Annotation
The RNA shown here (transfer RNA) has 71 nucleotides and comes from a Thermoleophilia bacterium. It matches the Rfam family "tRNA". Rfam's curators write: Transfer RNA (tRNA) molecules are approximately 80 nucleotides in length.
[in-house]
RNA sequence: GCCUCCGUAGCUCAAGGGCAGAGCUCCCGGCCUUUAACCGGGCGGCGAGGGUUCGAUCCCCUCCGGAGGUA
Numbered sequence: 001g002c003c004u005c006c007g008u009a010g011c012u013c014a015a016g017g018g019c020a021g022a023g024c025u026c027c028c029g030g031c032c033u034u035u036a037a038c039c040g041g042g043c044g045g046c047g048a049g050g051g052u053u054c055g056a057u058c059c060c061c062u063c064c065g066g067a068g069g070u071a
Stems, first nucleotide, its partner, number of pairs: 001070007010024004018054001026042005047063005
């Protein structure tokens, strides 16, 4: 240089055109003599820009970052 894959919440991952979710963490409350566990609730996110579309996390292009392959 070229090819392939990945980038979504603090972390690990779903969803691939029509309301963006789960588990863990964190915060608040309940329970408990206290802690832990358990129960209820809450905060918080689509790598950047552009295009297509009535509508984009999803499709297309470019860029950024990461991983692997090839010479």
Overview:
The RNAcentral record of the sequence draws on ENA.